[in-house]
Context: one part of a larger RNA
Formats: sequence, C1' cells, structure tokens
RNA sequence: CGUUCGAGGCUUGAGGGAGUUUCUCUUUAGUACGAGAGGAUUUAGAGGGACGGUCCUAUGGUGUUCCUGUUGUCACGCUAGUGGCACCGCAGGUUAGCUACGACCGGUUAGGAUGAGUGCUGAAAGCAUCUAAGCACGAAGCCAGUCCCAAGAUAAGGCCUCGUUGAAGUCCCCUGGAAGACUACCAGGUUGAUAGGCCGGGUGUGUAAGGCUCGUAAGGGUCUCAGCUGACCGGUACUAACGGACGAUAG
Repeated sequence: CGUUCGAGGCUUGAGGGAGUUUCUCUUUAGUACGAGAGGAUUUAGAGGGACGGUCCUAUGGUGUUCCUGUUGUCACGCUAGUGGCACCGCAGGUUAGCUACGACCGGUUAGGAUGAGUGCUGAAAGCAUCUAAGCACGAAGCCAGUCCCAAGAUAAGGCCUCGUUGAAGUCCCCUGGAAGACUACCAGGUUGAUAGGCCGGGUGUGUAAGGCUCGUAAGGGUCUCAGCUGACCGGUACUAACGGACGAUAG
C1' cells in the first nucleotide's frame, strides 16, 4: 500500500514444513524345521539407546555481594563496632532466575491408491496361462492421518462484536515484564497494584549489636531458633505512570 466504511477479537485451511528412528529381553517355544548341531516366521508384553519438545517439583550446577567465618593492610581520634582494597581477597552455605548431569512427554494405531511380487476367474490358443476384459492382496516408500506455520490464498475467505463525532479504536509518551539485540509482544497509566518503597509472610544464613555474667586471658554462657535477608508470595496509593496526537462512506 492492497484486501473498497473504520475498527477490535475469534477462526477456516489452499499451500508449505517438521516428524515418521533403532536395539535388547520375556512369551509363543527349545515349538515348526533339522539325523544332529542348531533354531525360527508369527502373536502378545516389557525395558532401553540416540534424537526431539516442554519444564524446574525433586537431584546437581551457577547464583559478582543474601548470610556467615576468616587473613593482611588502611580509614572512621582510640576501645568496641564497621567500612575500603587485595580475583566476589579467600573459605562455607544459598532464594529467585537460567540450566543438565535432572523431570515429564513424543515416534504408535487405524484408512486409501500402488511397486516388485503373490493370487482368483479367464480367453485369444477346446488345454494351459495372474491379463488381454474383470477381480483380490501387497512396502520403512506415495496420499491422507499427527504436530507447527499459514488469507499478499491479489480468487486477498468466514463468524461475532463495537462505532453517527474529534466516535469505536490506535499511536507517541510514561511505569514495567517469567517479552526482548533494536523493534516487536504482553501487563498497566489515578475509574490505577505497572514498578519502586513500606508492611506481613516465605526462603537462606546460623544465634547480631549491646547489656549482664564466668574466666588472668584467648574465650564461654545468657537475654536469642537471634540478627540480617537480591530476584519469591500476598497486601498497601507513600513515590513515579505528566501530557499530546491520529482516526470512518471512495468510484
């Protein structure tokens, strides 16, 4: 820009793509077959490998500052308590998120037309013959079936709803996000829980500071399962979401 009023949703599926893998064990059965050695077709069931998809409940990893311990040194006048720097100084744990080494799921079944091949009926050719007419089977392959994309499918589809005024709706802008390179997408913009803060909870760490007390001291005990706590859950307008624009009947 088009799809012939402007919009917001939900869809159909022409067409395209993905996938469609493989092994072992049990049973049939030590059966058929075979002198024996050996040893099935088939049926039913179970468990794996690799690959793919989704996910983070559990397990494991990470988790650059969530908690704790601790070394050296410097600073806050000193003690105490903290902070800076040293790979996050080092070390022990760890929420969310992200993850695999982890969890769950998938390939199936059934249909149609066939290939090589196997047949039925059957002449030409009194017989025979799967073929000449006709009929039936037959593959991981083909067409569907499964999953995904999909109306620029210009034959531009369908359904529902809204809109007679600066409308319906949309955009810029702003607050943000389990969305994201940018853009897009999604949740919101005071008729508001979108983010931050605050409150409560959870989780993690592991019993803060200070006081009292015991010990010459290092240190111990107690108030104290304390104190602190990123991303998690819920609540709460305290802070920030101010403002502005576009937008419909052509020929």
Notes:
A computed fold for a 251-nucleotide part of an RNA from a metagenome, annotated as large-subunit ribosomal RNA, domain VI. The coordinates come from a structure-prediction model, not an experiment, and the mean pLDDT is 85. It matches the Rfam family "Bacterial large subunit ribosomal RNA". RNAcentral holds the full RNA, with entries from SILVA.